[in-house]
Molecule: Bacterial RNase P class A
Organism: Spirochaetales bacterium
RNA sequence: AAGGCAGGCUAGACCGCCGCCCUUUUUAGGGGGAGGAAAGUCCGGGCUCCGUAGAGCAGGGUACCGGGUAACCCCCGGACAUCCGACAGGGUGAUAGAGAGUGCCACAGAAAACAAACCGCCCGUAAGCCUUGUGCGAACGGGUAAGGGUGAAAAGGUGGUGUAAGAGACCACCGCUUCGAUGGCAACAUCGAAGGCAUGGCAAACCUUACCAGGAGCAAAGUCAAGAAGCGGAGAGGUGCUCCCUCGUAUCCGCGGGUAGACUGCUAAAGGGGUAGGGUAACCUACCUCUUAGAUAGAUGGCGGUCCACGACAGAACCCGGCUUAUCGGCCUGCCUUUUUU
Numbered sequence: 001a002a003g004g005c006a007g008g009c010u011a012g013a014c015c016g017c018c019g020c021c022c023u024u025u026u027u028a029g030g031g032g033g034a035g036g037a038a039a040g041u042c043c044g045g046g047c048u049c050c051g052u053a054g055a056g057c058a059g060g061g062u063a064c065c066g067g068g069u070a071a072c073c074c075c076c077g078g079a080c081a082u083c084c085g086a087c088a089g090g091g092u093g094a095u096a097g098a099g100a101g102u103g104c105c106a107c108a109g110a111a112a113a114c115a116a117a118c119c120g121c122c123c124g125u126a127a128g129c130c131u132u133g134u135g136c137g138a139a140c141g142g143g144u145a146a147g148g149g150u151g152a153a154a155a156g157g158u159g160g161u162g163u164a165a166g167a168g169a170c171c172a173c174c175g176c177u178u179c180g181a182u183g184g185c186a187a188c189a190u191c192g193a194a195g196g197c198a199u200g201g202c203a204a205a206c207c208u209u210a211c212c213a214g215g216a217g218c219a220a221a222g223u224c225a226a227g228a229a230g231c232g233g234a235g236a237g238g239u240g241c242u243c244c245c246u247c248g249u250a251u252c253c254g255c256g257g258g259u260a261g262a263c264u265g266c267u268a269a270a271g272g273g274g275u276a277g278g279g280u281a282a283c284c285u286a287c288c289u290c291u292u293a294g295a296u297a298g299a300u301g302g303c304g305g306u307c308c309a310c311g312a313c314a315g316a317a318c319c320c321g322g323c324u325u326a327u328c329g330g331c332c333u334g335c336c337u338u339u340u341u342u
Stems, first nucleotide, its partner, number of pairs: 001338010012307007020033005035313001039324002042322005047217004054243004060212004064078005079095001080093005096208002101206002103202003118148002120144005128136002130133001156174006175197001176195008221264004230255004235247003271290008
């Protein structure tokens, strides 16, 4: 210098005129005013209500180990498996259980898990054939699963011994199971010993095991105003069901009619920033400091000028922590590779 990888910050700026929303001031005036994702609504909570306290079933969620957090299906650090890259590094994982049980594996193939003989190989026997030989050999009977074929997958793999021909039948190594030792909090890794060991996959099939959670949701829930027409009911409530518990003859439940505006909730919070310490990290602790939107048919727009990196994706609606998706550029830090110079 070039090319890559990982992380962080930013997200056009300034000036003038008119205009919009909130707040403060008697009033001039002052202060403030959309995001890194505000999107998706996929999760978790805060908060509000269900008079009070439950149990079971169904349904739902999670599922390698350890830590973080208000909590989580999130984050951090690891383990194992697997993929990409020369490297730095980056992906993927519905990561407990297939010997508790049930079920599925199309087509092809002999056979798809209580699974096997299509082509083959070997033995016996021998109709027969001829070149008369330790020759060839239909049919029949027996043995075999090493070779070939089918398939995503076919009775662990490689090499040997052995056999009539073969085969964990036996042996060595690998794989697998059990036990032990060492390291680690652990998942797990390494080593050793014993055992010929068992026929595969799928649980994003039903299922089993362990753990978790009460429900509904800001259109929650309250206050004020306005308005009115009743009728029926032994049921109503805490989730869908059952039990239990509580209330109850109208202030409850159902059907029906009428009225419908304003305010609260609505923003000081698991908040932002700085410094120091602890921790590999996520994050935690202490001290100091700051207040940064609250609309409600829904607020930041129009015009002009200058600069430049020439501006993408895009607009809060109770709030916060995540994940996912979209995306133009600029700046900073660390690491990897190549080349050049000193």